Bacterial small signal recognition particle RNA from an Acidimicrobiaceae bacterium, 99 nucleotides, folded computationally. Of the family's consensus pairs, 93% are formed in the model. It matches the Rfam family "Bacterial small signal recognition particle RNA". It is annotated as a non-coding RNA gene. The coordinates come from a structure-prediction model, not an experiment, and the mean pLDDT is 77. Lineage of the source: Bacteria > Bacillati > Actinomycetota > Acidimicrobiia > Acidimicrobiaceae.
């Protein structure tokens, strides 16, 4: 001094975990301005019937609550993971040449 490997930095993808936020789940949810089914009463009919419907129930929109089990983005002073690339520092291994 060449040429080549490794390793620490450095990037990039991946993976996994953590954090948010959504979604899904469940639960709750309309005196009236959401459906159904309407007891009682009520209105039409001569009668047979039929009509609106209030409480109750039941179904459910928003919205709220609760679980982190799954899904999905987004994120990093996550991880002595994994692969890759690599200018420049820095440490180290071979080979070859030269004093």
């Nucleotide at each position: 001094g060449g040429c080549u490997g490794g390793g620490c930095c450095c990037u990039g993808c991946g993976c996994g975990g953590c954090g948010u936020a959504g979604g899904u789940c469940g639960g709750u949810g309309a005196a009236c301005c959401g459906g159904g089914u309407c007891a009682g009463g009520g209105c039409c009919g001569g009668a047979a019937g039929g009509c609106a419907g209030c409480a109750g129930c039941c179904c459910u929109c928003a919205g709220c609550c609760g679980c982190u089990u799954c899904c999905u983005a987004c994120g990093g002073g996550u991880g002595c993971c994994g692969c890759a690339g690599u200018a420049a520092g820095c440490c180290u291994g071979g080979c070859c040449g030269u004093c």